[in-house]
Molecule: c-di-AMP riboswitch aptamer (ydaO/yuaA leader)
Organism: Pseudonocardia sp.
RNA sequence: CGGCGGUCACCGCCGAAUCGCCGCAGGGCGAACCGGGGACCCGAGCACCCGGGGUGAAUCCGCGCGAGCGGUAGGGCUUCUUCCGCCCGAACCCGUCAGCUAACUCGGUAGGCGGUCGACGGAAGGCUGU
Numbered sequence: 001c002g003g004c005g006g007u008c009a010c011c012g013c014c015g016a017a018u019c020g021c022c023g024c025a026g027g028g029c030g031a032a033c034c035g036g037g038g039a040c041c042c043g044a045g046c047a048c049c050c051g052g053g054g055u056g057a058a059u060c061c062g063c064g065c066g067a068g069c070g071g072u073a074g075g076g077c078u079u080c081u082u083c084c085g086c087c088c089g090a091a092c093c094c095g096u097c098a099g100c101u102a103a104c105u106c107g108g109u110a111g112g113c114g115g116u117c118g119a120c121g122g123a124a125g126g127c128u129g130u
Stems, first nucleotide, its partner, number of pairs: 010115005018031005032109006042099001051097001052094004060071004074088004080125005
């Protein structure tokens, strides 16, 4: 000097998953944000088969004994719109119960990544500020 790997700090991305106060700490309280349950009205309403529902973008279709593969509704790529391109298209919970839903009420604030190459990209327009 260079390469590879790791740690800390900092900056940033997905996501509701952040902020403040107290505590040595486990944790507690509050704010903000997100979600579930829950009337009237409205919707639904029969029979058979199949249990059904919720968080989430994460469903559905084809092939395969299966693992999985290929597509796809949908979502993401630091405010808004369009286009091009890229990526994701998981997982979990309730336990036979749930439409909507004022009052009311019950919970959650995890996790995973990037910072040489690095799609945590580019172009056009809009908005705001100077």